The RNA shown here (transfer RNA) has 73 nucleotides and comes from a Candidatus Omnitrophota bacterium. Lineage of the source: Bacteria > Pseudomonadati > Candidatus Omnitrophota. Rfam family: tRNA.
[in-house]
RNA sequence: GGGCCAUUAGCUCAUCCGGUAGAGCGACUGACUCUUAAUCAGUAGGUGGCAGGUUCGAGUCCUGCAUGGCCCA
Numbered sequence: 001g002g003g004c005c006a007u008u009a010g011c012u013c014a015u016c017c018g019g020u021a022g023a024g025c026g027a028c029u030g031a032c033u034c035u036u037a038a039u040c041a042g043u044a045g046g047u048g049g050c051a052g053g054u055u056c057g058a059g060u061c062c063u064g065c066a067u068g069g070c071c072c073a
Base pairs, nucleotide, nucleotide: 001072002071003070004069005068006067007066010025011024012023013022019056027043028042029041030040031039049065050064051063052062053061
């Protein structure tokens, strides 16, 4: 220098072909219990890495940038 992949909740990851963003763990509240743990029920938490573009509508398509990883030279 060239190419490919990843970036979504505190963590690990889903989300088919563009149509209201979810799970597990964790946190918090309640139930249960003499208490804790476990178990059960519920709640909160996201400008989807950043900036643009296309579209009635973008996590998803296109462009640039950033960070990390891999390959080639």